Description
RNAcentral holds the sequence, with entries from Greengenes. A computed fold for a 1388-nucleotide RNA from an uncultured bacterium, annotated as small-subunit ribosomal RNA. The coordinates come from a structure-prediction model, not an experiment, and the mean pLDDT is 82.
């Protein structure tokens, strides 16, 4: 000293990108802006620049010149004084000239200095830089220190004069003149340089040093204030420099070869000095996969940022080095330059010109265009602290100091502080009570950092004096007054923070996941809230997270990812003992890592930022001195690794020659006749010119049946008839020989399926292409009929596969087992078995490993070693070059863009024209039927002023409607109402209306008006009527906001939960399995063990019986009234059935299959009952309700219409097409279950009848509906009828104010379609279908519909292959909106 979220799915783990929170910047932008310190400010266009400042100084070199200052001379003027008036004197002023000495300027010549200091980062991938050595191959002005020495001399030239050219810039020419300018002479050593000769020292080329000797060779200047400054030679130092050499320094190989002074040697040559640094000749070399040249992009480093660290990222400020001064080249001059404000030359550009020619260079400091997101004042000052010159005063510094400007950064402060609850107004927002904002404000009391005003008033100056730009500034006292001072972003989750309106896939939002479609905590505002705060966000860039390039710290079976396989070079990597060295290692000293910077402690500015002591750090480089265990090298042994020899079986191993039969084709030839062929079915085809079949004969070419096996060989690709010939590898044995010869292995070399490609043969058979027949909606396919290339050989080229064990090699060395099999060998044995051991193949399985699924001595275990290859998908294995190839094409292989995923193993469903078990009137086996006609009714379409509205595959369509002429009604038309038709609440009044007339289609309106309000606790209350507003009202929307109801899978066996085990988890197990059952009934068995909602059972009805009650029921009483309760019946309580019993079979179980018994027999048969859930199934028009929306109207009231329309289509039903019938008739019969008072309606009349008149009983086991029909007998006799009955005339009947639009019946008469219904479909396993009728609820009336009731009463089920629906288990999956899934192409 190491932090993670989010996002792939329905969930789960992996793997993998993608993106968020951190910090940091020369930054910019957007809102906003108070003060102060320290810092910091063209990253673009190394563009181009007016203008003005950035390097001058010395008069103590020198000659002159100016000035001034003294002196003499003095033109001219002259106050004044005098005068003979002609003039003379004459102070002062002083052109102008001359002297002396002194002071101050300065053009030039001379000296020193403009090589410093400022700038900038264009080239440079370089000994440039950096870090460490070297130069015995150098240099050094001015410093410092030691030695010596300055004697005499000459000879020019600026300046100046004077001319001369030119526009100018400046040249030119003739003349004169100083010096610290120049040039010679002397003199010169312990001096350099050269010969000999000794001594030392060094890695060398070489150094030093001493003697002796002897040649050559160089000096010089003065100035002044006399103290010093300066000059010459020379040696040593210090400084600055110059060269050399070792390590370190991006990227790209789609840049693999480069090099001609390039490599080196001689011998000049140049430098300061070594060098191919130049030159002559000479040699054939240097350099390079440890990445040479080329390219591309760059100033480096000290350091900064980040990071736990390793590293990555980056060089603005501050320091050091390089490069550069408009460009590109060149030398001068100097100690030092090939020189930023110096020179020449060329280029571009700009400015002057008299057009002949000149001047320029802000990447110095301010400034000015322009570029651009973007970067300051044409400011003071030499006071400090540094440079130049100068003796010195001094002068000159845009270097520095300072000061403006910019919130560009860092760092401090402040916008007040205490109390204050009526929890004030206002705002938000509310379940309307209240909450919130909030002690926040107002109030009080206080305090003044900041601010403004006034007074003092610094340090920085150097301790003698002077001398401050900043600056009247920091700072300090006082006075005044809360006074002068807050925003900026979030607020779904990552992420602290949360509500209301507005929008309404529109507008908008987003870092990623994703918000928005009428209830948006995601878009806009507004409230309130978090956050940071004089700054807050947004972009960008960079490190982090990201172990997502993994050294530390990753992987390649199936996620990306092992080379197709050998062979082998370089390189990397290597048994066992011994002895030496010390490259690596490891230990101590030495030096050296600059200074900031970083850190620790201290110190200073009121603190901090920021300054500043001392120490540590600088993890490195180099030297040295040891160590020797380990690598590493040298010698030297050793056999165990690797090899070799000798024995010896085994094999499709590989090449190349022969020879075999079988079978297909075809050719002859015989026999023999209509067909063969092929397929799902079929056609093209062949075939009377004799096919197919069959028989013998012959050609030919390919392949090699049985043996044959998860057997064998081989590096892989592959190898398969027999025999021979040549020839590789591998195993076993023995232990004779070699001694580490060995293991990977980048390039390279070589084999490499099948298609393909080249020549040049062969060609039976099969067969791309391609013809034809089919198949289909087409069918460029699958199927058939033919068919060419190929297939096959020999030569040659391609070099590629799902080239797969999706899994590199090696030896290892290691790590439980068990069971096959091929080869070999030991031991035993007569011979086999069996056992042991090696090599090679299979499968099971532990530890371990792995996301998981698996592997599991043949590892994907554990340790090492070497190569290869990955690093989101998609675009791409493409484009582009570059090798290869005859071509096809292979290898090498990118990025623009574009997504937030894409993948992988596993789990749950759902799905499958996967499988397997099983059940349903699913099919089959029947019996009715619908679908064709007429007619009802329901829908749809259309149609209308309206044809209200909803249901829409099963599961909407005789469904809501258990009943639309008004009403019902919601719809349309017209006429009217506007606190309403209904309800609450204030007020007022006491009527109000009931009849009647009138007007109107009515609603309404006008009159008229009996009787004249009720109750009371006397407070009011009922109840009509007015009036105002709260509000009523809404079959308006939304069933995708809801609640409740309700339907379906489905009465189908299912769904599930505790705990407990299992798996990283998601799950799993329990619920699977073997049996059984109508059942997840039930029994067994099993890491499971119990539970629970469902199944059954308990409810009801039915079928037997016992028993108790028995009127209204019954009847053994002739009736009738009474009586009785045997019986039927009614309705209460029991019995009864439960595989109990017996056999059989089954696993000694469940259970099943027969029998008895029984009214019933194996849940006796109906019914009620509907598990978790699914269809955003259906209702917002029963009802309830959220939100919207209407409010003199989408609300209320009326008459009338419509909802009953009608080319049509459908879906349910009835009536029938007849003779199992129609009609008639005839007497007697048999039922349940109902229902009934505004009713049910009897007997008795009438009427052909519907119906009437009538009014008995009856609130009903008592009365009445109430008659059952189907049966029976007779008759028709196979027709559109004596069948069917539509339609449609007439006359009636019944309900109701009313039957037109629209009802129901009943008689006459009329008599349509229809003569068994096409593709298709439906319902039904026994009192069931079919079939007759009867009831009821709705309802004034109106049933062929619903709902019940009972009468009559079958057929058939082999069975479970198919269709449909369901359940369990399995596999499969790229589906989870779950196959009406997903998704691919093409077009828009």
């Nucleotide at each position: 000293u190491u932090a993670g979220a989010g996002u792939u799915u329905g969930a789960u783990c992996c793997u993998g990108g993608c993106u968020c929170a951190g910090g940091a910047u020369a930054a910019a932008c957007g809102c906003u802006g108070g003060c102060g310190g320290c810092g910091u400010g063209c990253u673009u266009a190394a563009c181009a620049c007016g203008u003005g400042c950035a390097a001058g100084u010395c008069g103590a070199a020198c000659g002159g010149g100016g000035c001034a200052c003294c002196c003499c001379c003095a033109a001219a003027g002259g106050a004044g004084u005098u005068u003979u008036c002609g003039g003379a004197c004459a102070a002062c002023u002083g052109c102008g000239g001359g002297g002396a000495a002194u002071g101050c300027c300065u053009a030039g010549u001379g000296g020193c200095g403009g090589a410093c200091g400022g700038g900038u980062g264009a080239a440079u991938a370089a000994c440039g830089c950096g870090u460490g050595a070297g130069c015995a191959a150098c240099c050094u002005g001015c410093c410092u220190u030691g030695g010596a020495g300055u004697g005499g001399g000459g000879a020019a030239u600026a300046a100046c004069a004077g001319a001369u050219g030119g526009a100018a810039a400046c040249a030119u020419c003739u003349g004169c003149u100083a010096a610290u300018c120049c040039c010679g002479c002397a003199u010169g050593a312990u001096g350099c340089a050269g010969u000999u000769g000794g001594g030392c020292c060094a890695c060398g080329u070489g150094g030093c040093u001493c003697u002796u000797a002897c040649u050559g060779c160089c000096a010089a200047a003065c100035a002044u204030u006399u103290a010093u400054c300066c000059c010459u030679c020379u040696g040593a130092g210090a400084u600055g420099g110059g060269c050399u050499c070792g390590c370190g320094u991006c990227u790209g190989a789609u840049u693999a070869g480069c090099u001609a002074g390039g490599u080196g040697g001689c011998g000049g040559g140049c430098u300061a000095a070594c060098g191919g640094c130049c030159c002559a000749c000479c040699a054939a070399a240097g350099c390079a996969a440890c990445g040479a040249u080329c390219a591309g992009u760059c100033g480096c480093c000290g350091g900064a940022c980040u990071g736990a660290g390793a590293g990555g990222u980056u060089g603005g400020c501050c320091g050091g080095c390089c490069a550069c001064a408009u460009u590109g080249g060149g030398a001068c001059u100097g100690a030092a330059a090939c020189a930023c404000a110096g020179c020449c030359c060329a280029g571009a550009c700009u400015c002057c010109u008299a057009c002949g020619g000149g001047a320029g260079g802000c990447a110095g400091c301010a400034g000015u265009g322009g570029g651009g997101a973007a970067u300051a004042u044409u400011g003071g000052g030499c006071a400090a602290u540094g440079g130049g010159c100068g003796c010195a005063a001094g002068c000159c510094u845009u270097a520095c100091c300072c000061a403006g400007c910019a919130a560009c950064g860092c760092c401090g402060c402040g916008u007040g502080a205490a109390g204050g609850a009526a929890g004030a107004a206002g705002g938000c927002u509310u379940u309307c009570g209240g909450g919130u904002u909030g002690u926040a404000a107002a109030c009080u009391u206080c305090u003044u950092u900041u601010c403004u005003c006034a007074g003092g008033g610094a340090c920085g100056a150097a301790c003698a004096g002077a001398u401050g730009a900043c600056g009247g500034u920091a700072c300090c006292u006082g006075a005044g007054g809360a006074a002068u001072a807050a925003g900026c972003c979030a607020c779904g989750g990552c992420u602290a923070a949360c509500u209301a309106c507005g929008u309404g896939c529109c507008a908008g939002c987003a870092g990623c996941c994703g918000c928005g479609g009428u209830a948006a905590u995601a878009c806009g505002u507004a409230g309130g809230u978090g956050g940071c705060a004089a700054g807050c966000g947004u972009u960008a860039u960079c490190c982090g997270g990201a172990u997502u390039u993994a050294c530390u710290g990753g992987g390649u079976g199936u996620a990306a990812a092992g080379g197709g396989c050998g062979u082998g070079u370089a390189g990397g990597c290597g048994g066992g003992g011994a002895c030496g060295c010390a490259a690596g290692u490891c230990a101590g000293a030495u030096g050296u890592g600059a200074a900031a910077a970083c850190c620790a402690c201290g110190g200073g500015c009121u603190c901090a930022a920021c300054c500043u002591g001392u120490g540590g750090c600088c993890u490195g480089c180099a030297u040295u001195u040891g160590a020797a265990a380990c690598u590493g090298u040298g010698u030297u042994u050793c056999u165990u690794g690797a090899g070799u020899a000798c024995u010896g079986g085994a094999g499709a191993g590989g090449c190349a020659g022969a020879c075999g039969g079988a079978a297909u084709u075809c050719c002859u030839a015989g026999u023999g006749u209509a067909g063969c062929g092929g397929u799902g079915a079929a056609a093209u085809g062949c075939g009377u010119a004799g096919a197919u079949a069959u028989u013998a004969g012959g050609a030919g070419g390919a392949a090699c049946a049985c043996c044959a096996g998860u057997g064998g060989c081989a590096a892989a690709g592959g190898c398969g008839g027999u025999c021979u010939g040549c020839u590789g590898g591998a195993c076993a044995g023995c232990a004779a020989c070699u001694g580490a010869c060995g293991c990977u292995g980048a390039g390279g070399c070589g084999c490499g399926a099948a298609a393909g490609c080249g020549u040049g043969g062969g060609g039976a058979g099969c067969a791309a292409a391609c013809a034809g027949g089919a198949u289909u909606a087409g069918a460029u396919a699958c199927c058939c009929u033919g068919g060419u290339a190929g297939u096959c050989c020999a030569c040659g080229c391609u070099g590629u596969a799902a080239a797969c064990g999706a899994u590199g090699g090696a030896a290892u060395a290691c790590u439980a087992g068990g069971u096959g099999u091929g080869g070999g060998g030991g031991a035993c044995u007569g011979a086999c078995c069996c056992c042991c051991c090696c090599c090679g193949u299979g499968c099971c399985g532990c530890a371990g490993u792995u996301a998981a699924c698996a592997c599991a001595a043949u590892a994907a275990g554990u340790a090492a070693u070497c190569c290869a290859c990955c690093u989101g998908g998609g675009g791409a294995g493409u484009a582009c070059g570059g090798c290869c190839g005859c071509a096809a094409g292979g290898c090498u292989g990118a990025a623009a863009c574009u997504c937030a995923a894409a993948g992988g193993a596993a789990u749950u469903g759902a799905c499958g024209g996967g499988g397997g078990c099983c059940c349903g009137c699913a099919c089959a086996a029947g019996c009715a039927g619908u679908g064709g006609a007429g007619u009802a009714u329901g829908u749809g379409g259309u149609u209308u002023a309206a044809u209200u509205c909803g249901a829409a595959g099963c599961a909407a369509c005789g469904c809501g409607a258990a009943g639309a002429a008004c009403c019902u009604u919601a719809c349309c038309a017209g006429g009217u109402c506007u606190u309403g038709a209904c309800a609450u609440c204030u007020c007022c009044u006491g009527a109000a209306u009931a009849g009647c007339c009138u007007a109107g289609a009515g609603a309404u309106a006008g009159g008229u008006g009996a009787a004249g309000c009720c109750c009371u606790u006397c407070g009011g209350g009922g109840c009509a009527g007015g009036a105002a507003g709260a509000c009523a009202g809404g079959u308006g929307g939304u069933g995708c906001a809801u609640g409740g109801u309700u339907g379906u899978c489905g009465u189908c066996a299912g769904c599930u939960c505790g705990u407990g085990u299992c798996g990283u988890g998601a799950g799993a197990u329990g619920u699977u399995g073997g049996g059984u059952u109508a059942a997840g009934u039930c029994c067994c068995g099993c890491a499971a063990c119990g539970a629970g909602c469902g199944c059954a059972a308990c409810c009801c009805u039915u079928g037997u019986u016992g028993u108790c009650a028995g009127u209204u029921g019954c009847u053994a009483c002739g009736g009738a009234a009474g009586a009785g309760c045997a019986c039927u019946c009614u309705g209460g309580c029991g019995a009864g059935a439960c595989c109990g019993c017996c056999g059989u079979u089954g696993a000694c179980a469940a259970a099943a299959c027969g029998g008895a018994g029984g009214a019933a027999g194996g849940u006796g048969g109906g019914g009620a009952u509907g598990a978790c859930g699914u269809c955003a199934a259906a209702u917002c028009a029963u009802c309830a309700u959220g939100c919207c929306c209407c409010u003199u109207a989408u609300g209320a009231c009326c008459u009338g219409g419509g909802c009953u329309a009608c080319a049509c289509a459908c879906g349910u039903a009835c009536u029938a097409c007849a003779a199992u019938g129609g009609c008639a008739c005839u007497u007697a019969a048999c039922a349940g279950a109902g229902g009934g008072a505004g009713g049910c309606g009897a007997a008795g009349g009438a009427g052909c009848g519907a119906u009437c008149c009538g009014g008995a009983g009856c609130g009903a086991a008592c009365c009445c509906c109430c008659a059952a029909a189907a049966a029976g007998u007779g008759u028709c006799u196979c027709a559109g009828u004596u069948c069917a009955g539509a339609u449609u005339g007439c006359a009636g009947g019944c309900u109701g104010a009313a039957a037109c639009u629209c009802g129901c019946c009943u008689g006459u008469a009329u008599g349509a379609a229809g003569u068994c219904g096409g593709a298709a479909u439906u319902g039904c396993u026994a009192g069931u279908a079919a079939u007759c009728g009867c009831a009821g609820a709705u309802c004034a009336g109106c049933a062929u519909g619903c709902u019940g009731c009972g009468g009559u009463g079958a057929a058939u089920a082999c069975g479970u292959u198919c269709c449909c629906g369901g359940g369990c288990c399995u596999u499969g999956c790229a589906c989870a909106c779950a196959c009406c899934g997903c998704c691919c192409g093409u077009c828009a």